[in-house]
């Protein structure tokens, strides 16, 4: 100096914040939604990885 492994720590999980929990990744990473279509292009769901709360958005009803 390089490669590998382990520990620590950090990061990520299709649009915001918090708590909690699960999973993934080790920087050349994890991650970057779905459907139709050869392509071009067109269409659709959801603020969560899961749960709870808040904010925003949307639909219906009442005052």
């Nucleotide at each position: 100096a390089u490669g590998c492994c382990c520990c620590a720590a950090g990061g990520g999980g299709a649009u915001g914040g918090a708590g909690u929990u699960c999973c993934c990744c080790u920087g050349u990473a994890a991650c970057c939604g779905c459907c139709c279509g050869c392509a071009a292009g067109g269409g659709c769901u959801g603020a969560u990885g899961g749960c709870u709360c808040c904010u925003g958005c949307u639909g219906c009803g009442u005052a």

A computed fold for a 63-nucleotide RNA from an Alphaproteobacteria bacterium, annotated as Fluoride riboswitch aptamer (crcB RNA motif). The organism belongs to Alphaproteobacteria, within Bacteria. It was read from a public genome assembly, where an Rfam model found it.